[in-house]
RNA sequence: GCCGGGAUAGCUCAGUUGGUAGAGCAACUGAUUCGUAAUCAGUAGGUACAGGUUCAACUCCUGUUCUCGGCU
Numbered sequence: 001g002c003c004g005g006g007a008u009a010g011c012u013c014a015g016u017u018g019g020u021a022g023a024g025c026a027a028c029u030g031a032u033u034c035g036u037a038a039u040c041a042g043u044a045g046g047u048a049c050a051g052g053u054u055c056a057a058c059u060c061c062u063g064u065u066c067u068c069g070g071c072u
């Protein structure tokens, strides 16, 4: 230099071919307990960035950044 994969919540990952973004763990609040742990109920928290297409984009297109792998 060229080719390909990946970027979604604090962490690990889903998201069915464009139609209201989810799970587990973690955090916080409450209940329970003499207290802690455990358990139960609830709350908050996110689509790497910038454009484009579309009534509507995590999803399609273009560029950029980071990261993993391959070729020379």
Stems, first nucleotide, its partner, number of pairs: 001071007010025004019055001027043005048064005
Molecule: transfer RNA
Organism: Gammaproteobacteria bacterium